RNA sequence: AGAGUUUGAUUCUGGCUCAGAUUGAACGCUGGCGGCAGGCCUAACACAUGCAAGUCGAGCGCGAAAGGUCUUCGGAUUGAGUAGAGCGGCGGACGGGUGAGUAACGCGUAGGAAUCUACCUGGUAGUGGGGGACAACAGUCGGAAACGGCUGCUAAUACCGCAUACGCCCUACGGGGGAAAGCGUGGGAUCUUCGGACCAUGCGCUAUCAGAUGAGCCUGCGUUGGAUUAGCUAGUUGGUGGGGUAAAGGCCCACCAAGGCGACGAUCCAUAGCUGGUCUGAGAGGACGAUCAGCCACACUGGGACUGAGACACGGCCCAGACUCCUACGGGAGGCAGCAGUGGGGAAUAUUCGGCAAUGGGGGCAACCCUGACCGAGCCAUGCCGCGUGUGUGAUGAAGGCCCUAGGGUUGUAAAGCACUUUCAAUGGUGAAGAAAGGUUGUCGGUUAAUACCUUUAAGUGUUGACAUUACCUUUAGAAGAAGCACCGGCUAACUCCGUGCCAGCAGCCGCGGUAAUACGGAGGGUGCGAGCGUUAAUCGGAAUUACUGGGCUUAAAGCGCGCGUAGGCGGUUUUUUAAGUCGGAUGUGAAAUCCCCGGGCUUAACCUGGGAACUGCACCCGAUACUGGACGACUAGAGUGCGAGAGAGGGAGGUAGAAUUCCACGUGUAGCGGUGAAAUGCGUAGAUAUGUGGAGGAAUACCGGUGGCGAAGGCGGCCUCCUGGCUCGAUACUGACGCUGAGGUGCGAAAGCGUGGGGAGCAAACAGGAUUAGAUACCCUGGUAGUCCACGCCGUAAACGAUGUCUACUAGCCGUUGGGGAACUUGAGUCCUUAGUGGCGCAGCUAACGCAAUAAGUAGACCGCCUGGGGAGUACGGCCGCAAGGUUAAAACUCAAAUGAAUUGACGGGGGCCCGCACAAGCGGUGGAGCAUGUGGUUUAAUUCGAUGCAACGCGAAGAACCUUACCUGGUCUUGACAUCCCUGAAACUUACUAGAGAUAGUUUGGUGCCUUCGGGAACGUAGUGACAGGUGCUGCAUGGCUGUCGUCAGCUCGUGUCGUGAGAUGUUGGGUUAAGUCCCGUAACGAGCGCAACCCUUAUCCUUAUUUGCCAGCACGUAAUGGUGGGAACUCUAGCGAGACUGCCGGUGACAAACCGGAGGAAGGUGGGGACGACGUCAAGUCAUCAUGGCCCUUAUGACCUGGGCUACACACGUGCUACAAUGGCCGGUACAGAGUGAUGCGAAGCCGCGAGGUGGAGCUAACCGCAAAAAGCCGGUCUCAGUUCGGAUUGGAGUCUGAAACUCGACUCCAUGAAGGUGGAAUCGCUAGUAAUCGCAUAUCAGCAUGAUGCGGUGAAUACGUUCCCGGGCCUUGUACACACCGCCCGUCACACCACCCGAGUUGGGGGUACCCGAAGUCGUUAGUCUAACCUUUAUGGAGGACGGCGCCGAAGGUAUGCUUAGUAAGGGGGGUGAAGUCGUAACAAGGUAGCC
Repeated sequence: AGAGUUUGAUUCUGGCUCAGAUUGAACGCUGGCGGCAGGCCUAACACAUGCAAGUCGAGCGCGAAAGGUCUUCGGAUUGAGUAGAGCGGCGGACGGGUGAGUAACGCGUAGGAAUCUACCUGGUAGUGGGGGACAACAGUCGGAAACGGCUGCUAAUACCGCAUACGCCCUACGGGGGAAAGCGUGGGAUCUUCGGACCAUGCGCUAUCAGAUGAGCCUGCGUUGGAUUAGCUAGUUGGUGGGGUAAAGGCCCACCAAGGCGACGAUCCAUAGCUGGUCUGAGAGGACGAUCAGCCACACUGGGACUGAGACACGGCCCAGACUCCUACGGGAGGCAGCAGUGGGGAAUAUUCGGCAAUGGGGGCAACCCUGACCGAGCCAUGCCGCGUGUGUGAUGAAGGCCCUAGGGUUGUAAAGCACUUUCAAUGGUGAAGAAAGGUUGUCGGUUAAUACCUUUAAGUGUUGACAUUACCUUUAGAAGAAGCACCGGCUAACUCCGUGCCAGCAGCCGCGGUAAUACGGAGGGUGCGAGCGUUAAUCGGAAUUACUGGGCUUAAAGCGCGCGUAGGCGGUUUUUUAAGUCGGAUGUGAAAUCCCCGGGCUUAACCUGGGAACUGCACCCGAUACUGGACGACUAGAGUGCGAGAGAGGGAGGUAGAAUUCCACGUGUAGCGGUGAAAUGCGUAGAUAUGUGGAGGAAUACCGGUGGCGAAGGCGGCCUCCUGGCUCGAUACUGACGCUGAGGUGCGAAAGCGUGGGGAGCAAACAGGAUUAGAUACCCUGGUAGUCCACGCCGUAAACGAUGUCUACUAGCCGUUGGGGAACUUGAGUCCUUAGUGGCGCAGCUAACGCAAUAAGUAGACCGCCUGGGGAGUACGGCCGCAAGGUUAAAACUCAAAUGAAUUGACGGGGGCCCGCACAAGCGGUGGAGCAUGUGGUUUAAUUCGAUGCAACGCGAAGAACCUUACCUGGUCUUGACAUCCCUGAAACUUACUAGAGAUAGUUUGGUGCCUUCGGGAACGUAGUGACAGGUGCUGCAUGGCUGUCGUCAGCUCGUGUCGUGAGAUGUUGGGUUAAGUCCCGUAACGAGCGCAACCCUUAUCCUUAUUUGCCAGCACGUAAUGGUGGGAACUCUAGCGAGACUGCCGGUGACAAACCGGAGGAAGGUGGGGACGACGUCAAGUCAUCAUGGCCCUUAUGACCUGGGCUACACACGUGCUACAAUGGCCGGUACAGAGUGAUGCGAAGCCGCGAGGUGGAGCUAACCGCAAAAAGCCGGUCUCAGUUCGGAUUGGAGUCUGAAACUCGACUCCAUGAAGGUGGAAUCGCUAGUAAUCGCAUAUCAGCAUGAUGCGGUGAAUACGUUCCCGGGCCUUGUACACACCGCCCGUCACACCACCCGAGUUGGGGGUACCCGAAGUCGUUAGUCUAACCUUUAUGGAGGACGGCGCCGAAGGUAUGCUUAGUAAGGGGGGUGAAGUCGUAACAAGGUAGCC
C1' cells in the first nucleotide's frame, strides 16, 4: 500500500466482498511446563447453608458452670469478677456489590457563596454542687412461637435541674439565654468510716475560636437519536411577607402581577449510568465504558420518617404490595446487586478453600478482638509473555506410501545406525526475601515534687509467615515423558491421483459439481501458524462509501418550475478608536493509574517500579493590533435617483378588420359525393357534392416571420385606442454601501381537471358504427359529447429542459445577427471603434468520455438547494393543503450483486446510401395434376438394421439388398473363440467318399508323409489344452484426429513499425475514381508486409516445327466390281511432343496529364477468349466413433462367432427427386447420312446359321489408333394416320418364353402374344438456364454373375431474352440507431394460475406506558385539640402549672379503584398491493423508424 466482482472488451460512477488489528468472548479439533493478568456481558430471576461489624470491664450494675483442691460431707476454695446477657460509649453513613433507574447540574471541566463537619490538629476558658429514674435482676401472668404485660430493687461517662460564662447565641441594643463526667496510674506530707479524700499526671468531658478532612448548595460551557414529536408551562415566571432548612432559593404557603421556555430545537418519544480511559486509525475521527481509579444511583417493589456529626440507611425501623418459610390458624419470620455456593436462564464465566503473616479499616490505654476488605492458594490455554518436545553426523538416496512418459521421481538426512547434550518435567537434598513493628529489659535527656506516667534516643532480648513439600541452587537417571490445527481455483503462500456424476456436497465474494473436478469426499505431497489452530459473533480499518482534514450535482444518485423577500450568512475605499475574535507571555488547574521517553527490579519477556514529558482543555492576568468584528466620521469605482433619447408578439381593458371552415335561405344543376392501402359505415332523386348571391355565428390571425424581438419563469403574434411593468443607450448632476444570497414565508405558475354562469364554428377524450385482424375494447375511416372559448373561483403539477441555482471578478481569437451610440472619410447595400443581447466555430484550461469553451461544464469568491447501490417506492402510515381528482412531506421489512453513464468492436433493423449475383425483371423449358421408378416421413412388423433430416437430409452414405453383402429378426449351434501374439501337446498340410442333419456341425472313411538345415534344429499349416487375451457396425461426432459440407470463388482477413486515444480500440483497410476483384490510380499519419484476388498448372480454340504406325493419302505408280488394298509418300487430317500467339501492345475519344472505360484497326482468338483444378481468417459444439484412427465407458458360455430361413422390397397415406406421356414441330412403316469419348483375356466376341424376338449356336480376330462392343439417334427422303382417349399413351393383368445364377416364391432383367388404366399441358405455389448455354437426341463407362428411368462422362442438332435495379432473396463496403453480445430463432413487459416470504389495512381482542378528573386513604412528618395519662423543673405543699406521652381531628400522602383520551406491542376472520421462485397460460407494450417514434 491494495485486491476480486457489472462488460464481448474498455473507462468512469457505484455498491457488495476480502487481506489487518482487536475481544471479559463462545464453539470444533488438539493439548507439555512456568510467569503475569482475567473470569455471569444473559434473569436488578429466586435463593438452602456457612461466614461478611463489631468492640470497649481503663463508663456501669449484675454474674455462672464444667473441671481442680480441701472437707467436719453442711460446704469451702479455686476456676473468676472469667464466660454470659444487660445499661452506656464509639462504630454499623466506611469498606464490599450492582448498573435497574437517570438525557439530569447526573457526569466532565472551570468557577462561585448563603453552609455543616464525629473522630484528628492548634488556641482560649472550664470540668462546682445536687436530683429523679429505667434495664439487667427477682417475682408473677399471657403466648405454639416471635415476644410481651404487671409488680418490685438498682448503678453509671445514661437522664434532669441549679451555680458559673472570657469567648458563644438572640436582641427592639435597654437587655436576655445557655455547659460539663468521670476513669486509670503514681504518690511525699495531711485527713480517713481504711473504701479513700487530697496532690500530680494521662485519657475523657463542656463551651468556644481556628485549621484539616469530608459533605451539602449555585452557575458558565460540554454531554445519544427522532420534527412522521411544534408548540410547552398554573407553583407555572417574577415580586412582597411568612414558614422551613446546616445553608441561598416557589423548597413550601398567602397575596399581587402575567409572566417564563422554544426552530441556536422547548415539549414529547426511544435509548443510555458518566469520566479518566480501552480498541482501531498516518491523523482527524469512529466504536466502546469489563478488569484498575474518580463521581453518581440503587439494595425484593413502592412510600415514609426515626436515630445520628453524617442516612431518609445493602447485612436498622414503620406501612402497603408481590413472593417464600414457620404455625397449635390466633399470629409470626425473611430479603446474597457482600464471599463462597444452589436452582433457573444462557453459546457462556470458577472453590460452600487458607490466613489475618503483610497492607488497610473498626473498637480499645494497651495486649488484643473483629475484618469473605485484603493477602494467598484452587479451577479454566480465556488472554499476554517465556521455555521445551532434542543436537551433530548419517546415501545403498533402505523399506513402505504416493505418482509415473515405466526410464524414474517424491516423501528424504527424513528414518534406521553412530556420537553427544539434559533445559523443562521426574527424583533426593539445601534453602532465601516478603518481618517492620508492637511486647519486654533498659541508657541519656525533657516533663514533674517524683526514680510514676508520657515522650526523644542508643543498646539488648525473646518472639510473629496463610502462601510453603515456596522461589532459587544442587544430586541422580535417561532421548528418555511432551505436536497439533487450518488451508492448497482466483483474491492468497501451497498440486497430483482415486471416488462421485447438477447427485452427494462446497462456498467470504466471484463461483465449483450434468463421466477425464488442482473448487465435493479420501489419499500422497505441499503451504501457513504452532501449545495452539480454525470457525462464529462483535468493533475500527481498508471506505476519499457522509468527504473538517477529504467527495459531488449537463448525460452516472443529485439545481427547488420561477420570482419577491424575513431571520441568518457574506460584504467596496479610508482616518481615528476599541480589543470581542486572533496572536504572544505568565499564573492556576488539567487526580492517580494508562500511552510515550530515559533508567531500575524479577535469568529474559510479559509484569512491576523511579523520574521526566505529555494530558492538544478550561479559567484568570499582562501585552500586541496586521486582518475580521464594534463605535464616530469621510469617500465614490458597487447600488440607486433625476434629465434626454430608443426598440419590442412584455402585461391588462375596450373596440374593430379581412380570409377560411360550418350552418341557414334562395338560384343554377344532376347522380353521385365522401373516404381509404383497398373498402365500408355516412350524405344524396325528399336533389347532395359542385357553383352563384345573401345572411348567421364562433374561434384563430396566412403572407411579413427570421437559431428575429420581449418577459423572472410559465409564456406572448391581425389592426386601433387607453392604462401599465421592465430593459437599453448618452452626457451629466445627485444620494453615499443604501449591496449579494436567502431556511421558513409569500406571489406567479403550460396543459389537463374541478365549481358557478355564459358560449359553442372547427377540432375532439368518452361513446357509436364501419373496416383491419386469429382476436383488435387500438392504429385507419364516418359520426360524436365533455372539453377547447369568455367571466369569476380552485388545482399547483410537466422531459416546468440549457436535464446546467443566483450574484461578482478574471482568462487567445474569428464569423454572423438584433437594439443603441461614436469616428474619419472615398457619402456607401460601405469601413472602423464601443455597448447591451442572441447564435456558429475555435485556443488554453476542464471533463470518465461525450463535450463545454467570455451566454463555461475554465480560474476564484459569497449564499441557498440537493445526492450517497438497484428494487421495494416517490409507495405505506402519520401530518398539512384541496370540493374532488390528488398534491406535499416521506420510511421500513424483505430482496439482489449488481443497477447506471460515456465511448469501442461486432451483430441486427419491417434505418439510409453505393454496388454485385439467373436475385428480380425479359425469355425458354420444367416441377406441382396422371401412371410408373426411386428416396424419405409415417404406419405396420418377429425384424422392416443404422446414419443423413431448413437452405447445406430426402436417385443422400448405397459405383448397383434374390443367398452373400447384412450390421436387423426367428430358430439351431460354439466358448481362448471366425481373426492376432505367446506357452504346451501330439499331428504334415492337404485330400477322396459315405451317413445323419435345414445347415453350421458330428461320425466313419480313401489317398498322402512334404520344405530348409551347420543334423542340434527351424519355418509354414492344422487339432486339443491352459491363461494372458481376442472380438464388438455396442454408447458418446457435445471428449477427439482425419476427411467433408456451407456461407463462397464472396473479396475479404490480418500483422510489424509509427501516429492518435486514459483505455477497449482507431489509423493503415476510410475518401475521389475504377475494376470481376482490398484490381489499379490519385489523395492521405501513415509506411510497409502476409494469407486471399489475379497469374503460374491442365484442357480447348489458330499457326509453326519435329515424328510417322496400327492413323492419313495430295501428287507418282500398281490393282479391284468396289475399298489406302499394295508400292511409296510426309503435303493434308489426325495423333503427341516442343514452340509461337493476346500485352489494353496500336489508333481515336472520355477522364484529372492517372488508373481506367468506350469505339476502332489488325487478328484464329480482345479486354480474366471458353472450361477445369485451385476454397483466405473464420462461422455453424454443422456431418461422420457405421470408411479409417482414437480417449473414456460398457458386454465377455455374449452386446462376440457360425449357420438356416426371413427382413431391409411391407402400404390407408404425405413429401422430395426423376422417367414416360397427354400427341400432327407428332405416331407408325420403309429407305438413307454423319460423332465423340470410352471399354474388352475367369473378357469383348465378328462373319455364318437357327429363332417373330429376347436369345441360341459358332468360334475368326483382338494383350487392342490394328480386332470386338458398335446399330449412333434426332436428321434427310418417301408413304400412312387426320384430332379421336385415337394407329396418342403405355400402366395393369393373363399366357408363353429367354438369360444370369446352387437358387429368380417372397424379390431380377429382358422377349413375344393378348390386355390397353390414368392422362386432353396441370390450383396455390415453385425450380433451372445468359451461348455452343437452355431445350432436344442418342452413345459410352464405373459398380456388376444378373439387375440403371440413377450417377459419371461423351458428342449431334441448336435457340429466345436481358429495358433496367423500384421490388423479393443472398452478399460486399460506408453510415445511422440499439436496452442485442448464446448477438433478432436476440432482448423483454403486464395480467392470470401455483408455492413461499415480509409488509399495509382490518370488525375486534390481549397486554405495557403515560395523561387528566374523581373516589378511597396505610405508615409518617407537620399543624391542631374541650379526651386520658404523666418521675425530675416551678408554685404552693397538694392541688395545680410548665412540659410531655397517648388518643381525636385536619393538610399532604403510597398502593388500590372508577371514568375518559393518547401511545406502544402482540394477536385476528377477511381485504390489498409488493418481493422471490429452469422449463405454466394469454397476448407483444418497450429496445431498430420495434413495425402507430418514444417519453413526461